[in-house]
Description: Model confidence (mean pLDDT): 85 of 100. The part of an RNA shown here (small-subunit ribosomal RNA, 5' domain) has 508 nucleotides and comes from an uncultured bacterium. It matches the Rfam family "Bacterial small subunit ribosomal RNA".

Context: one part of a larger RNA
């Protein structure tokens, strides 16, 4: 000099695009952040229309038909995505390159075939009942694409036999024995179900290489190293277990300790390198702390369950409830980091045949000069070089064309009128934009509303006067100040940068 997720001091006009708890993975009030499907199912509150009946007739009660369809429930799919954080982790991680003859994959695509006959329950509901609550218990009856049994079934699965082939563990074909499926809905095309094979996507596993400091850490290891039998898994494997052997790692640094999420990348540098890993993208890890499994195609599951601990809250003292490292917001910590905003209009996601619903993802708006970029704070003329200030050798010099004054312009801000693209979306049509009456266009008035900060001894651009007198103070280094200080303080003047300017911290 450059750079920053910066902070502090003084100052502060506008816009665009970015960006904003680096500290306590500290504790959290409140609201929202994951639902959806009536075209899977039983059911039907409420309301409307209409036709009756009864009565104590401005009306009330009750029945039929048609429509509307709330709340709750069974079932399906989703909730394993999206969003946030970096605690832990030095390798069960990440990066890169291979491999799986050892694997899985809901929804999606392609192909082939199939969907037959039955059954038993259960929630909601009715009635009874326990509890302060959270939440239950019992009786009766009911539906399904919920559950169960049987049939059929292919190149499916397992066993056995034979044949052929390959790149070791293997692959292919034929046959035997045994086993294994299904669900309907809507009716207008349709949407679904089951089996098998293939694809795509997403994952799982194995290996090579690379991946910080420390030897003032030198020996480490008992499921530890290998084998056989068994178990387990989607799958290989000490992954687990019984037995057997005596191994395995290590100065090419094992083991221990410290620090740390990793990468694409970012900053700087001519490069080599050094430092960093905020925003954006990929991977990983944890979700109050520790442990565990269930469901499921997928979790050992942030807004699921169970147990234990700490903490907070409710309680009728018997017992219960909770988890912001989601978006806002609060307290605390700190030098320090924002609104308890609008909308699903767009993009994307979940569900649905669709309409649509949900979506603090996202799109936008708000706050902060936190950063980068752009614009403005006027332009031209104007000398008796006015007044004032400062200096002075008292002649003058300087501030200085600067001001006044004359002429002109109107960006931005202000006021008024018009007014979008984003929608080639959604919808049968009518219609439908959060941003937003925003951007933009046109008109109006008036120089009108808009400049500071640091420095001036040398390095380093820029000098005088007064005050002070080794005092008060300055200072990045050298160093200034003890009576003429260009170095302290103030003033005038000057230099630099400019809506910023300096300082501090850190990196190169």
């Nucleotide at each position: 000099c450059g750079a920053u997720g910066a902070a502090c001091g003084c100052u502060g006009g506008c816009g665009g695009c970015g960006u904003g708890c680096u500290u306590a993975a500290c504790a959290c009030a409140u609201g929202c952040a994951a639902g959806u499907c009536g075209a899977a199912c039983g059911g039907g509150a409420u309301c409307c229309a209409u036709c009756g009946g009864g009565c104590u007739u401005u009306g009330c009660c009750u029945g039929g038909u048609g429509g509307u369809g709330a709340g709750a429930g069974u079932g399906g799919c989703g909730a394993a995505c999206g969003g946030g954080u970096g605690a832990g982790u030095a390798a069960u991680g990440c990066g890169u390159g291979a491999c799986c003859g050892a694997c899985c994959u809901g929804c999606c695509c392609c192909a082939u075939g199939c969907a037959c006959c039955g059954g038993a329950a259960u929630a909601g509901c009715u009635c009874c009942u326990g509890g302060a609550a959270a939440c239950g218990g019992g009786u009766g009856g009911u539906a399904a694409u919920g559950c169960c049994g049987g049939a059929u079934g292919c190149u499916c699965c397992a066993u056995c036999a034979c044949a052929c082939c390959g790149c070791a563990u293997g692959g292919u074909g034929u046959g035997u024995u045994g086993g294994g499926a299904a669900a309907g809905c809507c009716u207008u095309u349709g949407c679904g179900g089951c089996a098998u094979g293939g694809g795509a996507u997403g994952g799982g596993g194995u290996c090579g290489c690379g991946u910080c400091c420390u030897a003032u850490c030198a020996g480490c290891u008992u499921g530890a190293u290998g084998g056989c039998g068994g178990g387990g898994u989607a799958a290989c494997g000490g992954c687990c277990u019984a037995c057997c052997a005596a191994g395995g790692c290590a100065a090419u640094g094992a083991u221990g300790g410290g620090u740390a999420g990793c990468u694409g990348g970012g900053u700087u540098g001519a490069g080599a390198g050094a430092c960093c890993g905020a925003c954006c993208a990929g991977c990983c890890a944890g979700a109050u702390u520790g442990g565990g499994a269930c469901u499921g195609a997928g979790a050992c599951a942030c807004g699921g369950c169970c147990c234990a601990g700490a903490c907070u809250c409710c309680u009728a003292c018997g017992g219960g409830a909770g988890g912001c490292a989601g978006c806002a917001g609060u307290g605390g910590g700190g030098a320090a980091u924002c609104u308890u905003g609008c909308a699903c209009a767009a993009u994307g996601g979940g569900c649905g045949a669709a309409a649509g619903c949900c979506u603090g993802a996202u799109g936008c708006a708000g706050c902060g000069a936190c950063g980068c970029c752009g614009c403005g704070u006027g332009c031209g003329g104007g000398a008796u070089g006015a007044a004032g200030g400062c200096c002075u050798u008292c002649g003058g010099g300087u501030u200085g064309u600067a001001a006044a004054c004359c002429g002109c312009u109107u960006u931005c801000a202000g006021c008024a009128g018009g007014g979008a693209c984003g929608a080639g979306g959604c919808g049968a049509a009518a219609g439908u934009g959060a941003c937003g009456g925003u951007a933009c266009c046109u008109g109006c008035a008036g120089a009108a509303g808009a400049a500071g900060c640091c420095c001036c001894g040398g390095c380093u651009a820029a000098c005088u006067a007064c005050g002070u007198g080794c005092c008060a103070g300055c200072a990045g280094c050298c160093g200034c100040g003890g009576u003429a200080a260009u170095a302290c303080g103030u003033a005038g003047g000057g230099g630099g940068c400019a809506a910023g300017c300096g300082u501090u911290a850190u990196c190169c």